RNAcentral holds the sequence, with entries from MGnify. The RNA shown here (c-di-AMP riboswitch aptamer (ydaO/yuaA leader)) has 142 nucleotides and comes from a soil metagenome. The coordinates come from a structure-prediction model, not an experiment, and the mean pLDDT is 77.

RNA sequence: UGCCGAAGUUGCAGUCAGCAGCACGGGGGAACCACUGGUUUCGUCUAGCGAAACGCGGGGCAAAUCGUAAAGUGUGCAGUGGCUUUACGACGAACACUUCCAGUUCGAGUCCGACAGCUAACCUCGUAGGCUAAAAGGAAGG
Numbered sequence: 001u002g003c004c005g006a007a008g009u010u011g012c013a014g015u016c017a018g019c020a021g022c023a024c025g026g027g028g029g030a031a032c033c034a035c036u037g038g039u040u041u042c043g044u045c046u047a048g049c050g051a052a053a054c055g056c057g058g059g060g061c062a063a064a065u066c067g068u069a070a071a072g073u074g075u076g077c078a079g080u081g082g083c084u085u086u087a088c089g090a091c092g093a094a095c096a097c098u099u100c101c102a103g104u105u106c107g108a109g110u111c112c113g114a115c116a117g118c119u120a121a122c123c124u125c126g127u128a129g130g131c132u133a134a135a136a137g138g139a140a141g142g
Stems, first nucleotide, its partner, number of pairs: 002131003008022005023127006033117001038054007057115001058112004065090009091107005097141005
C1' cells in the first nucleotide's frame, strides 16, 4: 500500500480499563412443515420390532465437504464399518472497483458436552487473529 475475515466507528471515561450508541456478524427460541444414527450378533418373526456389543452419538462457527481406489492401522468373534496417508474426480473458497475468461493457490482449525431441525415474538453472544513490499494478466462495464 493492500489482502483473508463479521471483526469497524463514535462518544464517555482514564491506567484496576472498562461502559454505551451506531454498524456488521453468530447462536438459542413457537405455530405450520420436516425428521427418526451406523455395523455386527442374538431373539422374535419374515414387514419390522426388541436386546446386547462396538474402536464410530449429536450439534455450532468457518469455503474448509463428498465420492472412488490403494496402502497402513487399533480394537475385536466379526464388518463393504472406524482412523491415518497418498492419488484422482466432483463440488466449494481466495487473488487490489464489479462480472467473465485465463493463471496461481486453499479445502484447515476450533467450540459445545449427551444437547439444540425450521422458527415470528423474544433472549443472548462477538467485533479477534493472521498475512503483504513484490506485484495488481486479458475483455466488457462502471
It matches the Rfam family "c-di-AMP riboswitch aptamer (ydaO/yuaA leader)". Rfam links the family to the GO terms regulation of gene expression and cyclic-di-AMP binding.